The prediction has a mean pLDDT of 77. The RNA shown here (SAM riboswitch aptamer (S box leader)) has 127 nucleotides and comes from a Trueperaceae bacterium. It matches the Rfam family "SAM riboswitch aptamer (S box leader)". From the family's description: The SAM riboswitch is found upstream of a number of genes which code for proteins involved in methionine or cysteine biosynthesis in Gram-positive bacteria.
[in-house]
RNA sequence: CGCCGAUCUCGAGCGGGUGAGGGACCUGGCCCGACGAUCCCGCAGCAACCAGCGAUCAUCUCCGCGGGUGCUCCAUCCAGCCGGGCGCAUGGCCACGACGAUCGGGCCGGCCCCGGGAAGAUCGGGG
Repeated sequence: CGCCGAUCUCGAGCGGGUGAGGGACCUGGCCCGACGAUCCCGCAGCAACCAGCGAUCAUCUCCGCGGGUGCUCCAUCCAGCCGGGCGCAUGGCCACGACGAUCGGGCCGGCCCCGGGAAGAUCGGGG
């Protein structure tokens, strides 16, 4: 760098340094930040995966202890692509049913919800 698999609505802060942006890319929103964000270091914590050890079981497993990474504002902050909604409201069109108004019906659009993708992050295994 790339491939495959799994997880991503739970959880978890203090100090020091830095000093203006940051929340992965783009777009539209929405947040954090001189009451110091972001990033780095120390300590602490959370706990997904992996390895080892111990205990237990003897079928799968479950538990504990270190360790290897990781993480510790807002759901991966939300959304964009596809499918659906006997959800919400009623913007546009049709003139289809009705004499017409209006109601019903159909089509497109708006908001919201559900599912699946895309991309990303982390871990593990190969290349």